[in-house]
RNA sequence: GCGGUGCCACCGCGUAAUCGCCGAAAGGCGAGCCGGGGACCCGAGCCCCUGGGGUGAAUCCGCGCCAGCGGUAGGGGCUACUUCCGCUCCGAACCCGACAGCUAACCCGGUCCGCGGACGAUGGAAGGAAAC
Numbered sequence: 001g002c003g004g005u006g007c008c009a010c011c012g013c014g015u016a017a018u019c020g021c022c023g024a025a026a027g028g029c030g031a032g033c034c035g036g037g038g039a040c041c042c043g044a045g046c047c048c049c050u051g052g053g054g055u056g057a058a059u060c061c062g063c064g065c066c067a068g069c070g071g072u073a074g075g076g077g078c079u080a081c082u083u084c085c086g087c088u089c090c091g092a093a094c095c096c097g098a099c100a101g102c103u104a105a106c107c108c109g110g111u112c113c114g115c116g117g118a119c120g121a122u123g124g125a126a127g128g129a130a131a132c
Base pairs, nucleotide, nucleotide: 010117011116012115013114014113018031019030020029021028022027032111033110034109035108036107037106042101051099052096053095054094055093060071061070062069063068074090075089076088077087078086081127082126083125084124085123
């Protein structure tokens, strides 16, 4: 000097997944954010069982030796915000269990997990905002 690994703190990213209070802890309570169920009205109303439905951006098409490959609806990042351009990445997985359209009141639940950076750096353009 380079690379790898472990721990602590800091900064940042995806995600709803953050913050506060009580407690020695376990755990609990609350705020914020998120998800589900649930009227009138509206929709539906027939047939099909090859059931149907939910969270999520993650759906669909072609090829295939069925491992995967190429694309795609859609989604994320590029260090305060928006739009455009450019570059880049993801485009999964799981759950309910015969059952759910929307839905005020009301009822129920979640608040995980996974990554990156190293005092160096920050893609470009336009606009606005904020601060002084």
The prediction has a mean pLDDT of 79. Predicted 3D model of a 132-nucleotide RNA (c-di-AMP riboswitch aptamer (ydaO/yuaA leader)) from Micromonospora alfalfae. Rfam family: c-di-AMP riboswitch aptamer (ydaO/yuaA leader). About the family: This family represents a conserved RNA structure found upstream of the ydaO and yuaA genes in Bacillus subtilis and related genes in other bacteria. The model forms 92% of the base pairs in the Rfam consensus. The organism belongs to Micromonospora, within Bacteria.